The RNA shown here (TPP riboswitch aptamer (THI element)) has 103 nucleotides and comes from Goekera deserti. Its mean pLDDT, the model's own confidence on a scale to 100, is 78. Of the family's consensus pairs, 96% are formed in the model. Rfam family: TPP riboswitch aptamer (THI element). Rfam describes the family as follows. Vitamin B(1) in its active form thiamin pyrophosphate (TPP) is an essential coenzyme that is synthesised by coupling of pyrimidine and thiazole moieties in bacteria. The organism belongs to Goekera, within Bacteria.

[in-house]
RNA sequence: ACCACACGACAGGGGAGCGCCUCGGCGCUGAGAGUGCGGGCAACCGCAGACCCUCGUACCUGAUCUGGGUCAUGCCAGCGCAGGGAGUCCUGGAGGAACCAUG
Numbered sequence: 001a002c003c004a005c006a007c008g009a010c011a012g013g014g015g016a017g018c019g020c021c022u023c024g025g026c027g028c029u030g031a032g033a034g035u036g037c038g039g040g041c042a043a044c045c046g047c048a049g050a051c052c053c054u055c056g057u058a059c060c061u062g063a064u065c066u067g068g069g070u071c072a073u074g075c076c077a078g079c080g081c082a083g084g085g086a087g088u089c090c091u092g093g094a095g096g097a098a099c100c101a102u103g
Base pairs, nucleotide, nucleotide: 002096003095005092006091008089009088010087011054012053013052014051017028018027019026020025021024035048036047037046038045039044059084060083061082065078066077067076068075
């Protein structure tokens, strides 16, 4: 010099489901279940915010999957050591590894 790991900086990735009703609220799971602004007749989209994640327990696909459960739902489990999936740097690093010396 190097590695695990830790703090930080900057950058990047991502989802927003289900049920009830008087449609404005309430309830379920969750870190988060749409807060603000703009566009749109609407569905919805864009930007920002909150939250989670960046080598993988974020998230996506398989999946209109399988089993269980629920008023209902990726609600729980399986699938799953599956296939994909977004990173660099600074500092520390008593641990690891390597090297050196001695016995």